A computed fold for a 363-nucleotide part of an RNA from Corynebacterium otitidis ATCC 51513, annotated as large-subunit ribosomal RNA, domain IV. Rfam family: Bacterial large subunit ribosomal RNA. Gene Ontology terms of the family: ribosome and structural constituent of ribosome. The prediction has a mean pLDDT of 86. The source organism's lineage runs through Bacteria, Mycobacteriales, Corynebacteriaceae, Corynebacterium and Corynebacterium otitidis. The full RNA is in RNAcentral, with records from ENA and SILVA.

[in-house]
Context: one part of a larger RNA
RNA sequence: CUGUGGUUAAGGAAUUCGGCAAAUUGUCCCCGUAACUUUGGGAGAUGGGGAGCCACCUUGGGUCGCCGACUCUUGCGGUUGGUGGGCGUGGGGUGGUCGCAGAGGCUAGGGGAAAGCGACUGUUUACUAAAAACACAGGUCCGUGCGAAAACUUGGGUUGAUGUAUACGGACUGACGCCUGCCCGGUGCUGGAAGGUUACGAGGAGCUGUGGGCCCACGCUUGUGGGUGUAGCGGUGAAUUUAAGCCCCAGUAAACGGCGGUGGUAACUAUAACCAUCCUAAGGUAGCGAAAUUCCUUGUCGGGUAAGUUCCGACCUGCACGAAUGGCGUAACGACUUUCCUGCUGUCUCGACCACAGGCCCG
Numbered sequence: 001c002u003g004u005g006g007u008u009a010a011g012g013a014a015u016u017c018g019g020c021a022a023a024u025u026g027u028c029c030c031c032g033u034a035a036c037u038u039u040g041g042g043a044g045a046u047g048g049g050g051a052g053c054c055a056c057c058u059u060g061g062g063u064c065g066c067c068g069a070c071u072c073u074u075g076c077g078g079u080u081g082g083u084g085g086g087c088g089u090g091g092g093g094u095g096g097u098c099g100c101a102g103a104g105g106c107u108a109g110g111g112g113a114a115a116g117c118g119a120c121u122g123u124u125u126a127c128u129a130a131a132a133a134c135a136c137a138g139g140u141c142c143g144u145g146c147g148a149a150a151a152c153u154u155g156g157g158u159u160g161a162u163g164u165a166u167a168c169g170g171a172c173u174g175a176c177g178c179c180u181g182c183c184c185g186g187u188g189c190u191g192g193a194a195g196g197u198u199a200c201g202a203g204g205a206g207c208u209g210u211g212g213g214c215c216c217a218c219g220c221u222u223g224u225g226g227g228u229g230u231a232g233c234g235g236u237g238a239a240u241u242u243a244a245g246c247c248c249c250a251g252u253a254a255a256c257g258g259c260g261g262u263g264g265u266a267a268c269u270a271u272a273a274c275c276a277u278c279c280u281a282a283g284g285u286a287g288c289g290a291a292a293u294u295c296c297u298u299g300u301c302g303g304g305u306a307a308g309u310u311c312c313g314a315c316c317u318g319c320a321c322g323a324a325u326g327g328c329g330u331a332a333c334g335a336c337u338u339u340c341c342u343g344c345u346g347u348c349u350c351g352a353c354c355a356c357a358g359g360c361c362c363g
Base pairs, nucleotide, nucleotide: 001358002357003356004355005354006353007352008351010349011348014347019344027051028050029049030048031047036041038175052097053096054095055094056093057092058091059090060089062087063086064085065083066082067081068080069079070078071077072075098102110342111341112340113339114338115337116336117334118333122134123133138173139172140171141170142169143168144167150159151158152157176329177328178327179326181259182258183257186256187255188252189251190250191249192248195247196246197245201241202240206236207235208234209233210232213228214227215226216225217224218223260278261277262276263275264274287321288318299315300314301313302312303311
């Protein structure tokens, strides 16, 4: 010096991002116990008192004896009473006694008031995250009529399920309470079939290649060149016909999603119940709101402090809350997050000392 323990005057969180760490509390019995509440809880709430040992008194079981009474299945029987007989044991009271201290050691909750989030018990990043994340019971929607949908598989086959819509699969939300507004224009899904468009295929008008033969020209001849083109075999190919889909028409938001602007107006001022106008599919309802969301912002007011960028209660000017991407509450619960109070303390003022272990120095 480091680590691990122990003690510490006075103060008691002044430390610090933050009471991190440490300290306090801790057991049993008795008394007593608030708000709130889903009436179960909250609750060990909070807060008080007692606890050793000895003697005496009192009281309750157990067990073994002794003395009776009753009874019948005569047994080491059963029921019951007494006992100043024994042993062992639980509770209560009174008095005394010792110590600083009697749950004398070990072991063994600090408590309370509020707010946020998540209902809860549970699960999770094996090795930096345990949480407000996941799950959850409950809610809703969609699909599926059984050889079910869905999933695995080339197939056969299998799971679903030796189940059958009170079932199974998928998606979202997440106990409970009060609720869940408007928009179907876009995207998706479902339904519809009149019309438009549309593939392969069918169809084959026409065009075209080749082409016997025929015609013309040239040539002394075998022939050469040109034209026209039957049949056949090919190439190309219009009209017409033709499904789903798309266009189209509806429905659907606990489907994906969305939910305005400007100007004016009341007899102080301010504000605007009101009016006008533009745009939209519709213009944000209830509730909440500087919020886990608020930039400006340490918003403003109130509370708490001597002093409070945090906290609590309000206000509403919501940059950019808002209703199952759920909204707002909520008892209980939480190794969650935030604020305050009380107790307690070497966290600190501000250090000191002791013990052990290690380092280092000297021998």